[in-house]
RNA sequence: CUCUUAUCGAGAAAGGUGGAGGGAUCAGGCCCUGUGAAGCCUUAGCAACCGCUUCGGUUCAAUCCGGAGGACAGGUGCUAAAUCCUGCCCUUUUGGGUAAAAGGGAAAGAUGAGAA
Numbered sequence: 001c002u003c004u005u006a007u008c009g010a011g012a013a014a015g016g017u018g019g020a021g022g023g024a025u026c027a028g029g030c031c032c033u034g035u036g037a038a039g040c041c042u043u044a045g046c047a048a049c050c051g052c053u054u055c056g057g058u059u060c061a062a063u064c065c066g067g068a069g070g071a072c073a074g075g076u077g078c079u080a081a082a083u084c085c086u087g088c089c090c091u092u093u094u095g096g097g098u099a100a101a102a103g104g105g106a107a108a109g110a111u112g113a114g115a116a
Stems, first nucleotide, its partner, number of pairs: 002115007013043005021032003026087004044079003049075002051072001052070004056065002083108001088105007
């Protein structure tokens, strides 16, 4: 980098360094930012995907299943705003000039687990 799969309206920031950008990409919008952006470091925190663990089910037994929990922070991850919003398709309503609102889906992306 590619594929499969699950989740994505919850949650959780201080200090140091740095010195102008940042919110993935493109476009539009809207925001954050010299009351200090990104990046890096330290410390702290959040969370339950994997791991751990309790109960349950299956079973001769389970290392199997994953229904309900716990929160030990070990492996990752995350700590402005819904993945900040929209973009493509469908439905409904309104308007009637392909526009607005609501809902659903797709695509793209992020993270985990797995595969090649």